[in-house]
A computed fold for a 1505-nucleotide RNA from a metagenome, annotated as small-subunit ribosomal RNA.
C1' cells in the first nucleotide's frame, strides 16, 4: 500500500467480493509439556442438596453435660467449691458490607465541571465537658391450655450496658435583638426558653488507679441525599403536548431545597435548536479496528446505577423501603391430620430446561480483606488455591551432525531420466520434555507466650499501658516449584490449501453427472477449478469453517466526495424564521488566542527500570489523557454597544424600446353552411383502392348571406416576461428592464427551511358557444391476423365566463447573488465623439442576445467574460440496478389523481462518454454478365447420372446454402471394398527381436465353394572358412515383446482444399495527437482496372497485396534445318528422288508498344478524349500467380499423428452377396420435339493428342460389332486418323411424321477365370413419352456465346462425365433507377457469437416474498367507571393499659394501645379507543425459473423517428 469483477478493447461512475486484525466463541480435523488468564453472550426460566453472617458470658438472668474436691448422710441421693462449658434467651454491633445479575431505565440514570448559605454522617480521630438521684417491668424458666404442623393463648416469679421519672449542662436546638458578610436557612454577641448518661474487667494498702465501654457539644475523615451547566441512540409515514399542568401566596411534610403534598388565585409552561409518542439500550474508565478523525462493543478488572419469583407497602435503624427481614395481593413449587401452613440460587459448587455452546456438589482460613470481641479466638464459597475445557497468550519440545549405491519401494516419464532425497538406513554425538530414584525452598510477617532491657502511672522494686531486643509458635497450596541422578532417540505432528487474486502441478478416475464456488466462475472424454494418489505451499499442537466488528470504503466525504450527459438544482417567483454580510472610528470582551491554577480515580495504553531461567504475566517510577471549571492579560479578526461615511441597495428628473399583463371596440383573407344563378356527370380520395357525396342536380363557377375560430406576408437563433408563455388593428388601465445626467437617503443588502402566490397540454364540475381540426366511435381498405398505421365520416373536447385540478423531455436537462479571469466577430436597444447642409462611415459607453475560441477545466463530449473557469454566501437534491415513485399511513382533490414515502425479495451487475468493427427497409461516391439490353438454356418429356427418403441381412462411407448433388469415384461384374451372410484362422496378410529346423523353389494326391488341411517326390546355390563351421537372404515351426484397425474425435491436430476473391485491400517501424481503448500515415481533390499514379496534408518511409518479372498466343529478325517445308532447276502416279535454305513450320536466342509522337482537355500534374504511324495501342487476347483474415468451412477413409478403444477381434483370409434395390422428390446432364431440319450419295478444309501388356496399314471373311493374315513404328518418319458441322445434288411437305429414339423380343461380336444379379457394342424387329416446356431460374461482352466434330487421362473391358483441342461464328450494352454482391467514406445504433443481432408484454406452469382481505386470536398501552388488599397518614378512640403526676387511694389527669371511620392505592374487573405481531377463504400485483404459446413494441429512419 491494494487487487478481482460491466466491454471486443477504453476511461470513468458505481456496487459487490477478497487479502488483515480482533473475540467470553461454536463447529469439524487432529493433539506432547509448562506459565499466566479466562469459562451461560440463550430462559431476569424453575430449582433438589450442603455451604454462603455472624459474634460478645469483660452488659444480663441462668446453665444441661464431663472431670476433680469437699459436706451432709437415708450409701446413692441432695448440696457446696474448683475446671471446662453445649443449646436457647435478654441485651449491643453486624447484618444497608462482601458476593450476583442487567430485567427495567432515554432518566439528573451516567460522564464532567460544580453548587449545597437548603443537608445527614454509626464506628474511626481531635478537642472541651460529664456520668448524681430513684423507678416500674419483661423474656427465658415453671405451671396449664389449643394445634396434625407452623406456631399461639394464659398464669407466676426473675436480671441487665434492655426500658422510665427526675436533678445538672456548654459554644447543640428555638424565639427576640445587634454587628458582620457579595450572597437565600452564613457567621459572632446579649437576653429568654428548653434537651443527658451505664456500666463492666484487672490491680489494689479498699483511698484510688488503668482499660474498656456510655453521655453532651466541638472539629475533622469517610460515606450519603438533594439541586445545576454541558456531553452521548433511532422513527417525523410520532406535530403539536400539558390541568398539579406553570407560576404566586398560606400551610403540611422530609436529615434537606421543591407542586413533594393540600387550599386559594393567575393562566401559564414545552415545541421544529424535535416537545409528546414509539422503538431499542444499563452508563463510564476502557476493550476492538484504523495512520488518524472516525466506528463498533461495553465479557473478565475498575467507578457508579438499577434489581432480588412478580406487584405494592412500609417497620427498625446513622444508613434499607432491605438479595439470605417482615406485611398484602398474584402465579408457581412443596407439606397436611383439608382446618391451615411453607417456600424463592440474578451468593459458591451443583440439577433440569432451552442452545450452537461454557467447569468441580474440591481444599484452607496458611496469606489478603471484613464483622464480632479488651483478647484468645470465632465466622468468612469474600478470597487464596487446586480441579475440567488448546477457550485465548506466551514459552518449550517432538533430536543433532554425518552419510549416495542416489538403496528398496511410491509417484511421473519424451522410457533417456527425474523426484520423494543427504530423506531413510548406517556411523557418531545430545539429553530439554515426559518416566523413575533421591533432595527440596520462597511465601511468615503480626497476634500471642515466655525473656531481656526502657519509659509512663503510682508511695511501689506489683500490677497495668507503651516500645526495644531474643526465643518459641502457624503453610491450603504441597513433598509444589527448583536441583540432583538413571536410562533412553526412545514416548510426543496435524490441518488447510496449490485456476486468477494467492505462496504452491502433475498423473488417473468422472464426463453439465458426481461435485466445487470468498468473487470472477470450474464439471458436456485430454478439468494445474469436481474426487483420489504423488508432489509442493502456508501455518503449526494447532489448523480450517461459520457467527460477528471494525478496516480496507474517499462507499455518508468534518479531516474527505458529488449534482449539463453516469444518482442528483424544486416548473416559477414573493417572502417568514435563520445562515452570511460594505468602508472608517471607538467601546466592551462572548467568541479566538496566551499564561497560570484545580481536575481529569485506580487498572489499561505509551516510555524507561526491575522479578518469574525468557515470554506471556507481575511490581516501582514517569509521561499522556486533545476535556472541563476558576483565573490573569491580549484586542488582529468575528460579535455588542455608539457614532460616521457612500462605493452596494434605493428614491426623484428627463428619455426612447417592446407579441410584458388585463377589459372594450373594430377588421380583411380563407375554410364551412344557407338561399339564388350558369351549368352537367361525375366528384372526392388512394402506393392502388373503396366506404362517402352526386340525375332529389353534386364537384367547378357567379353572386348574396350566416358563424365561429385563428390573425399569412412583415418575422429574424429578432423582442417582452420570474416561469408557464406572449404575435391583425384602435382605446382605456396597468407591471417591468433599460439609458443620461445630477440631486437625496444612508447598509436599508443576498439566500431563503416552513409558508404564499403564479403555472403549457390534457382533466373536472356550472352555464353558453361550436365554422374548421378531431381522443372514443362508424364504416372502407392494407394484413395471416390490424381493436394500428391510410381514406370517408364523426362525437366529447379545442373557444367564452366563473371555479378546481397542480403536473411535463414545466429542458440550457445547467438553483439564486456578487466578485475576478485573453480576445475576436454579428445582432437588438438607448447614449458620447469625430465629421458633414444633412445622410451615411468610422472610435467608444451601458444593457440583453448569438456564434468562434485562449489560459483553466471535465471522463470524455464539451463549458469557456450568458463558466460546466477562480472564489465567497445560503438554499435543494444524490449515495448499485430491479421491487417502485410502488405498498401502508399521512394530507390535499367533486373524480382522475397529486404529494411525502419504504420493505421482503432478486441480479452482479445496472450506467455515462469515447474506440474499433458489424449491421440499416441511412445518405454519398464507384465497380462486378449485378440489373438492363441480346442470345441460348434449366424448370415440362425420355433416358443418364448424383443425392434425398423408403427398403434391405446389406443397401459401406464421407459431402448439405452460395461454397453437398456427372462432389471424394482419371472409371463397384471378382478384385477394388471399407458393408452383410457364412466358413476358417490368432504373434497373426506386413515390421523387427530371440529360439529350433530347412536351401530357395518346383511337380503333385485327398477333403472342401474356397480360404485351408493333407499326401509323395525332385532339389540344393551366395560370401568367409582354422574345413570343425560361421554370415546374409529366403522358407517353416514356437515364446513373449508386439503387430493390426477404411474403429471414435477435423470441436485434440500437421498438411492440403473450398469460399469472400484477382476483390483491392492488409498491416509496420519511428514521429506526431489522445488519459486510454486508438488515431494518423490508408483520410481530403483529381485520376486509375487497383492504397495505380499526382497535388495537398503531423507526418516519413517501409513490408505483404496490385503491375510487371514467368508461360502460350499475335508480327517481325537471326540461327538451325530432319522426320517437316517446296518458289526457282530436274524428277515422279506421289517432296517420290536430287537439289535448296527462300517459304511454311520447328525450336532457340533477340526485337517491337513506351502514352514515345502530334492535337485538345485537365492544376504547368497524374492522367483522359482524339489522330497519326505500326501486325498490334493505351495492363492487345489468355493462362500461372490468390494479401491480412473469415466461416471451430472441409477432410482422421490419401498421407501424418495426440488421445481414447480393439487385440481367438472392430485384426486376417476365402466363397457369395451388397454399394447397381424402387410408391416418391430435387440437382447436373445428354437425346429431343423437327424443314436455318431427317435420310441418301459426292466432295473439301483441322488442331492437340496418345502408342511394345501397345497403336494397328493393306488384304481376305462378316449386313456389322467384329475376326483371321500380317506391313510399318519405342514415333514431326508408322499407325490410332474418314475430322464434323460445311458445300453439290436428291428426296420428304408439318404429319407424333422418312421426326423423336425410349422400352422390349430375338440373334450376336468383344473383353475377362467369370457378364444371371450387373458390361459395352452390333444387327433384324419394336417404335413410348414428347409438338419448345407453370410459378422460377442459369450461362454469356468477341473468336465470347451457340453450334459441330476430334484426342485423351482413369481402363481387361465398361462415359451422355471430366480435362483437353481446333472448325463455324453471331446479337445486344441507352444507363447504374432498381434486384444481387463487393469496395471507400460517412452517419445512427441498446449489436459485439456482431441482424440469422438484441429484446417488449400478455397468457399458460413451478417456486418465493409481499399489499388487500369477511374476519379470527395474541401483545402493549390510554381513556372512563366498579371494587379495593396490606400499609403510612388523618380522624374518632365508648373498649384496655405497668412506670409520671395529684389523690379523699376509690379513683383522676397525662400518655398510649386495640378497635372504628376516611384519604390515596397494588392485583382484579367492566367498557372504548391507539399501536403492534400472527394467523384467514379469496384477491392484486411483483420477482425468480436452457430450450413453452401469441405476435414483434424498442434499438438502424427498427420500417409510422
Nucleotide at each position: 500500500a491494494g487487487a478481482g469483477u460491466u466491454u471486443g478493447a477504453u476511461c470513468c461512475u458505481g456496487g459487490c467480493u477478497c487479502a488483515g486484525a480482533a473475540c467470553g466463541a461454536a463447529c469439524g480435523c487432529u493433539g506432547g509439556c509448562g506459565g499466566c488468564g479466562c469459562g451461560u453472550u440463550u430462559u431476569a426460566a424453575g430449582c433438589a442438596u450442603g455451604c454462603a453472617a455472624g459474634u460478645c458470658g469483660a452488659a444480663c438472668g441462668g446453665u444441661a453435660a464431663u472431670a476433680g474436691a469437699g459436706u451432709g448422710c437415708u450409701u446413692g441421693c441432695a448440696c457446696u467449691c474448683u475446671a471446662u462449658g453445649a443449646g436457647a434467651g435478654u441485651g449491643g454491633c453486624g447484618a444497608a458490607c462482601g458476593g450476583g445479575u442487567g430485567a427495567g431505565u432515554a432518566a439528573c440514570a451516567c460522564g464532567u465541571a460544580g453548587a449545597u448559605g437548603a443537608u445527614c454522617u454509626a464506628u474511626c480521630c481531635u478537642u472541651g465537658g460529664g456520668a448524681c438521684c430513684g423507678g416500674g417491668a419483661u423474656a427465658g424458666c415453671c405451671u396449664g391450655u389449643g394445634g396434625a404442623a407452623a406456631c399461639a393463648c394464659a398464669g407466676g416469679g426473675u436480671a441487665a450496658u434492655a426500658c422510665c421519672g427526675g436533678a445538672u449542662a456548654c459554644g447543640a436546638c428555638c424565639u427576640u435583638a445587634a454587628c458582620u458578610g457579595u450572597a437565600a436557612g452564613g457567621g459572632u454577641u446579649a437576653a429568654g426558653g428548653g434537651g443527658a448518661a451505664a456500666g463492666u474487667c484487672g490491680c489494689u494498702u479498699c483511698g484510688g488507679c488503668g482499660a474498656c465501654g456510655u453521655c453532651c457539644a466541638u472539629g475533622g475523615c469517610u460515606g450519603a441525599g438533594u439541586c445545576u451547566g454541558c456531553g452521548g441512540c433511532u422513527c417525523a409515514u410520532u406535530a403539536g403536548c400539558u390541568u398539579g399542568u406553570u407560576g404566586g401566596u398560606a400551610g403540611g411534610g422530609u436529615a434537606a431545597u421543591g407542586g413533594c403534598c393540600u387550599a386559594c388565585c393567575a393562566a401559564g409552561g414545552c415545541g421544529a435548536c424535535g416537545a409528546u409518542g414509539a422503538g431499542u439500550a444499563g452508563c463510564c474508565g476502557g476493550c476492538c479496528u484504523g495512520a488518524g478523525a472516525g466506528g463498533g462493543c461495553g465479557a473478565u478488572c475498575g467507578g457508579c446505577c438499577a434489581c432480588a419469583c412478580u406487584g405494592g407497602g412500609a417497620c427498625u435503624g446513622a444508613g434499607a423501603c432491605a438479595c439470605g427481614g417482615c406485611c398484602c395481593a398474584g402465579a408457581c413449587u412443596c407439606c397436611u391430620a383439608c382446618g391451615g401452613g411453607a417456600g424463592g440460587c440474578a451468593g459458591c459448587a451443583g440439577c433440569u430446561a432451552a442452545g450452537a455452546a461454557u467447569c468441580u456438589u474440591c481444599c484452607g482460613c496458611a496469606a489478603u480483606g471484613g464483622g464480632g470481641g479488651c483478647a484468645a479466638c470465632c465466622c468468612u464459597g469474600a478470597c487464596g488455591c487446586a480441579g475440567c475445557a488448546a477457550c485465548g497468550c506466551c514459552g518449550c519440545g517432538u533430536g543433532a551432525g554425518u552419510g549416495a549405491u542416489g538403496a528398496a519401494g511410491g509417484c511421473u516419464u519424451u522410457c533417456g531420466g527425474g523426484u520423494c532425497g543427504c530423506a531413510a538406513a548406517g556411523c557418531u554425538c545430545u539429553g530439554u520434555c515426559a518416566a523413575g530414584u533421591g533432595g527440596g525452598a520462597a511465601g511468615a510477617a503480626a497476634c500471642c507466650a515466655u525473656a531481656u532491657g526502657g519509659u509512663g502511672u503510682u508511695a511501689a522494686u506489683a500490677u497495668c499501658a507503651c516500645c526495644u531486643u531474643a526465643u518459641g509458635u502457624u503453610g491450603a497450596c504441597g513433598g509444589u516449584a527448583c536441583c540432583a541422578c538413571u536410562g533412553a532417540a526412545g514416548g510426543a505432528a496435524g490441518c488447510a490449501c496449490c485456476g486468477g487474486c494467492u505462496a504452491a502441478c502433475u498423473c488417473c478416475g468422472u464426463g453439465c453427472c458426481a461435485g466445487c464456488a470468498g468473487c470472477c466462475g470450474c464439471g458436456g472424454u485430454a478439468a494445474u477449478a469436481c474426487g483420489g494418489g504423488g508432489g509442493g505451499u502456508g501455518c503449526g499442537a494447532g489448523c480450517g469453517u461459520u457467527a460477528u466488528u471494525c478496516g480496507g470504503a474517499a462507499u455518508u466525504a468534518c479531516u474527505g466526495g458529488g449534482c449539463g450527459u453516469a444518482a442528483a438544482g424544486a416548473g416559477c417567483g414573493c417572502g417568514u424564521a435563520g445562515g452570511c454580510g460594505g468602508u472608517c472610528u471607538u467601546u466592551u470582551a462572548a467568541g479566538u488566542c496566551a499564561g497560570g491554577u484545580g481536575u481529569g480515580a485506580a487498572a489499561g495504553c505509551c516510555c524507561g527500570g526491575g522479578g518469574c531461567u525468557c515470554a506471556a504475566c507481575c511490581c516501582c517510577g514517569g509521561a499522556a489523557g486533545u476535556g472541563c471549571a476558576c483565573u490573569u492579560g491580549a484586542a488582529a479578526c468575528u460579535a455588542u454597544g455608539a457614532g460616521a461615511c457612500u462605493u452596494g441597495a434605493g428614491u426623484a428628473u428627463g428619455g426612447g424600446a417592446g407579441a410584458g399583463g388585463g377589459a372594450a371596440g373594430u377588421g380583411g383573407a380563407a375554410u364551412u353552411c344557407c338561399u339564388g344563378g350558369u351549368g352537367u356527370a361525375g366528384c372526392g380520395g388512394u402506393g392502388a383502392a373503396a366506404u362517402g357525396c352526386g340525375u332529389a342536380g353534386a364537384u367547378a363557377u357567379c353572386a348574396g348571406g350566416a358563424g365561429g375560430a385563428a390573425c399569412a406576408u412583415c418575422g429574424g437563433u429578432g423582442g417582452c416576461g420570474a416561469a408557464g408563455g406572449c404575435g391583425a388593428c384602435u382605446u382605456c388601465c396597468u407591471g417591468g428592464a433599460c439609458c443620461a445626467a445630477u440631486a437625496c437617503u444612508g447598509a436599508c443588502g443576498c439566500u431563503g427551511a416552513g409558508g404564499c402566490g403564479c403555472g403549457a397540454a390534457g382533466g373536472c364540475g356550472u352555464g353558453g358557444g361550436g365554422a374548421g381540426c378531431a381522443a372514443a366511435c362508424a364504416g372502407g381498405a392494407u394484413u395471416a391476423g390490424a381493436u394500428a398505421c391510410c381514406c370517408u365520416g364523426g362525437u366529447a373536447g379545442u373557444c367564452c365566463a366563473c371555479g378546481c385540478a397542480g403536473u411535463a423531455a414545466a429542458c440550457g436537462g445547467u438553483g439564486a447573488a456578487c466578485a475576478c479571469u485573453a480576445g475576436g466577430u454579428g445582432u437588438a436597444g438607448c447614449g458620447g465623439g469625430u465629421a458633414u447642409u444633412g445622410a451615411c462611415c468610422c472610435c467608444u459607453g451601458c444593457u440583453g442576445u448569438g456564434c468562434c475560441g485562449c489560459a483553466g477545466c471535465a471522463a470524455a463530449c464539451g463549458c469557456a467574460u450568458u463558466a460546466a473557469g477562480u472564489g465567497u454566501u445560503c438554499c435543494g437534491c444524490c449515495u448499485g440496478g430491479g421491487g417502485a415513485g410502488u405498498a401502508c399511513g399521512g394530507c390535499c382533490g367533486c373524480a382522475a389523481g397529486g404529494u411525502u414515502a419504504a420493505a421482503a425479495c432478486u441480479c452482479a451487475a445496472a450506467g455515462g462518454a469515447a474506440u474499433u468493427g458489424a449491421c440499416g427497409g441511412g445518405g454519398g461516391c464507384c465497380c462486378g454478365c449485378a440489373c438492363g439490353a441480346g442470345c441460348g438454356g434449366u424448370g415440362g418429356a425420355g433416358c443418364a447420372u448424383g443425392u434425398g427418403g423408403u427398403u434391405u441381412a446389406a443397401u459401406u462411407c464421407g459431402a448439405c446454402g452460395c461454397a453437398a448433388c456427372g462432389c471424394g469415384a482419371a472409371g463397384a461384374a471378382c478384385c477394388u471394398u471399407a458393408c452383410c451372410u457364412a466358413g476358417g484362422u490368432u504373434u497373426g496378410a506386413c515390421a523387427u527381436c530371440c529360439c529350433g529346423g530347412g536351401a530357395a523353389u518346383c511337380c503333385u494326391u485327398u477333403g472342401g465353394a474356397a480360404a485351408u488341411a493333407u499326401u509323395g517326390g525332385a532339389g540344393u546355390g551366395c560370401c568367409c572358412u582354422u574345413c570343425g563351421g560361421g554370415g546374409a537372404g529366403c522358407c517353416c515351426g514356437g515364446u513373449g515383446a508386439c503387430a493390426g484397425g477404411u474403429g471414435c474425435u477435423g470441436c485434440a491436430u500437421g498438411g492440403c482444399u473450398g469460399u469472400c476473391g484477382u476483390c483491392a485491400g492488409c498491416u509496420c517501424g519511428u514521429g506526431u495527437c489522445g488519459u486510454g481503448a486508438g488515431a494518423u500515415g490508408u483520410u481530403g481533390g483529381g485520376u486509375u482496372a487497383a492504397g495505380u499514379c499526382c497535388c495537398g496534408c503531423a507526418a516519413c518511409g517501409a513490408g505483404c497485396g496490385c503491375a510487371a518479372c514467368c508461360c502460350c498466343u499475335u508480327u517481325c529478325u537471326u540461327u538451325a534445318g530432319u522426320u517437316a517445308c517446296c518458289a526457282u532447276c530436274a524428277u515422279u502416279u506421289a517432296g517420290u528422288u536430287g537439289g535448296g535454305g527462300a517459304c511454311u513450320c520447328u525450336a532457340a536466342a533477340g526485337a517491337u508498344a513506351c502514352u514515345g509522337c502530334c492535337c485538345c482537355g485537365g492544376u504547368u500534374a497524374a492522367c483522359g478524349g482524339g489522330g497519326a504511324g505500326g501486325a498490334a495501342g493505351g495492363u492487345g487476347g489468355g493462362g500461372a500467380u490468390g494479401a491480412c483474415g473469415u466461416c471451430a468451412a472441409g477432410u482422421c477413409c490419401u498421407c501424418a499423428u495426440g488421445g481414447c478403444c480393439u487385440u481367438u477381434a472392430u485384426g486376417c483370409c476365402u466363397a457369395g452377396g451388397g454399394c447397381u434395390a424402387c410408391a416418391c422428390a430435387c440437382g447436373u446432364g445428354c437425346u429431343a420435339c423437327a424443314a436455318u431440319g431427317g435420310g441418301c450419295u459426292g466432295u473439301a478444309c483441322a488442331a492437340a493428342g496418345g502408342g511394345u501388356u501397345g497403336c494397328c496399314a493393306a488384304c481376305c471373311u462378316g449386313u456389322g460389332a467384329a475376326g483371321g493374315u500380317g506391313a510399318g513404328c519405342c514415333a514431326a518418319u508408322c499407325c490410332c486418323a474418314u475430322a464434323a458441322a460445311g458445300c453439290a445434288g436428291u428426296u420428304c411437305g408439318u404429319a407424333g411424321u422418312u421426326c423423336g429414339g425410349a422400352u422390349u423380343g430375338g440373334a450376336g461380336u468383344c473383353u475377362g477365370c467369370a457378364a444371371c444379379u450387373c458390361g459395352a457394342c452390333u444387327c433384324c424387329a419394336u417404335g413410348a413419352a414428347g409438338c419448345u416446356g407453370g410459378a422460377a431460374u442459369c450461362g454469356c461482352u468477341a473468336g465470347u456465346a451457340a453450334u459441330c466434330g476430334u484426342g485423351g487421362a482413369u481402363c481387361a473391358g465398361a462415359a451422355c462425365g471430366c480435362c483437353a483441342c481446333g472448325g463455324u461464328g453471331a446479337a445486344u450494352a441507352c444507363g447504374u433507377u432498381c434486384c444481387c454482391g463487393g469496395g471507400c467514406c460517412u452517419u445512427g445504433u441498446a449489436c459485439a457469437c456482431a441482424c440469422c443481432g438484441c429484446c417488449c408484454g400478455u397468457c399458460a406452469c413451478a417456486c418465493c416474498a409481499u399489499g388487500a382481505g369477511a374476519g379470527u386470536u395474541g401483545g402493549u398501552u390510554g381513556u372512563a367507571c366498579c371494587a379495593g388488599a396490606a400499609g403510612u397518614c388523618g380522624u374518632u378512640g365508648g373498649g384496655c393499659a405497668a412506670a409520671c403526676c395529684c389523690u379523699u387511694c376509690g379513683g383522676g389527669g397525662g400518655u398510649g394501645c386495640a378497635g372504628g371511620c376516611g384519604c390515596c392505592u397494588a392485583a382484579g374487573g367492566u367498557a372504548u379507543g391507539g399501536c403492534u405481531g400472527a394467523u384467514g377463504a379469496u384477491u392484486g400485483g411483483g420477482g425468480u425459473g436452457a430450450a413453452g404459446u401469441c405476435g414483434u413494441a424498442a434499438c438502424a429512419a427498427g420500417g409510422u423517428a